[in-house]
This is a predicted structure of a 394-nucleotide RNA (Bacterial RNase P class A) from a Dehalococcoidia bacterium.
Its Rfam family is "Bacterial RNase P class A". By type it is a ribozyme.
Lineage of the source: Bacteria > Bacillati > Chloroflexota > Dehalococcoidia.
The prediction has a mean pLDDT of 75.
């Protein structure tokens, strides 16, 4: 120079005219309002995929279900993220990807085609008998079929093959050696017939629910004689006490006291393990006119929530990083039929046309709506660093 490959950035500006929303100041005002200051959409606000804050509900424990991740190691509030390694794979390379725990616990599948896909023998080679056809036996290197065929390659050996035998690769097992770990490297030996778990399943770890339309307070208004299921309620047994009969006994004798007995009411307690509270199921806790289902009707206002936050920015230490920690700086929208728009003119940029002056078009993706980490997914041009290759000069 070119082409790639990681990684940060900008993606319009500047005047002017009028026109929006929030906050504070003044001033007016029943009520509307006028002035003025300061702020006023994003790197993705998008997907609604993941993890949390927050706010209600559940009842706390143990287990089943069901769901969610899958290599080691660290960071984070937290994660299916991040960073650092490790293996397998693409590329010459920088680099990029991986749904990367088990197939010796088990049960499934592998279509056609092929002889055969948990086991085999079409052609083929070799050999016996047969004139020939064709029968018998041995073989798994050769070829067909296929995604995949008795670990590959190559030598010897064989009748002709074959881990038969060697030798180098691969896989497996045992053992030594480095690493914090995944895994590497080494020796030895042959248990050398496969693949899918993005198939069910095994294993390890992890997991209440539902959502700002979540709640909370104020106002206003209405219609529940709606309908239904259950139940410890009711029965039943203890104990205590109101109250009434009925009978003793004592005494201050038309009446009181105490004791028993019987109903009666009220309470507690118990027996019943059951109704409702959680996806199930145990245990423990709550509620008894309790708890739940159904159908019906009112209120469709205002406020808060609502922006100080696991927060940004900048310099220091500590990390290999992701990040942490210390210091010091700054507050940055809060609308609710839902705010930043229109107009004009100069510039920036990109394409084109011209020999020039100069003209013409054109400026990406795309709008919070509780908030915060993250992935994915779009993005017209511009700018910066660092690597990798290939030409050329020196």
């Nucleotide at each position: 120079c070119u082409g790639g490959c990681a990684g940060g950035c900008c993606g319009g500006g500047u005047g002017g005219u009028c026109g929006c929303c929030g906050c504070g100041u003044g001033c007016a005002u029943c009520g509307c309002g006028c002035a003025u200051g300061c702020g006023g959409a994003g790197g993705a606000a998008a997907g609604u995929c993941c993890g949390g804050g927050c706010u209600c509900c559940a009842c706390c424990a143990g287990g089943c279900a069901g769901g969610g991740u899958g290599c080691u190691g660290g960071g984070u509030a937290a994660u299916g993220c991040c960073c650092a390694g490790g293996a397998g794979g693409g590329g010459u390379a920088a680099c990029c990807c991986u749904a990367c725990g088990g197939a010796a616990a088990g049960u499934g599948c592998c279509a056609c085609a092929g002889a055969a896909a948990c086991a085999u023998a079409c052609c083929g080679c070799c050999u016996g008998c047969u004139u020939u056809u064709g029968c018998g036996g041995g073989u798994a290197a050769g070829g067909g079929u296929g995604a995949a065929a008795u670990g590959g390659u190559g030598a010897g050996g064989u009748a002709a093959g074959a881990g038969c035998u060697c030798a180098c690769c691969g896989g497996c097992a045992g053992c030594c050696g480095g690493g914090a770990a995944a895994c590497c490297g080494g020796c030895u030996g042959g248990a050398c017939g496969g693949g899918c778990a993005a198939a069910c399943c095994c294993c390890a770890c992890c997991c209440g629910g539902a959502g700002c339309a979540a709640a909370a307070c104020c106002g206003a208004a209405u219609a529940g004689a709606g309908g239904g299921a259950c139940g410890a309620a009711u029965c039943c047994c203890a104990c205590g006490u109101u109250c009434c009969u009925g009978c003793g006994a004592c005494c201050u004798u038309u009446g009181g006291u105490c004791a028993c007995a019987g109903g009666u009411g009220c309470g507690u307690g118990g027996c019943u393990c059951a109704c409702g509270g959680u996806g199930c199921c145990u245990g423990g806790c709550c509620g008894a006119u309790g708890u739940c289902c159904c159908c019906g009707g009112g209120u469709u206002g205002g406020u808060u929530g609502c922006a100080u936050g696991a927060c940004c920015c900048u310099g220091g230490c500590g990390g290999c990083a992701a990040c942490g920690u210390c210091a010091g700086g700054g507050c940055u929208a809060g609308a609710u039929g839902g705010a930043u728009g229109a107009c004009c003119a100069c510039c920036a940029c990109u394409c084109u046309c011209g020999c020039a002056a100069g003209g013409g078009a054109g400026u990406a993706c795309a709008g919070a709506a509780c908030c915060c980490g993250g992935c994915u997914u779009a993005c017209a041009g511009g700018c910066c660093u660092g690597c990798c290759a290939g030409c050329c000069c020196u």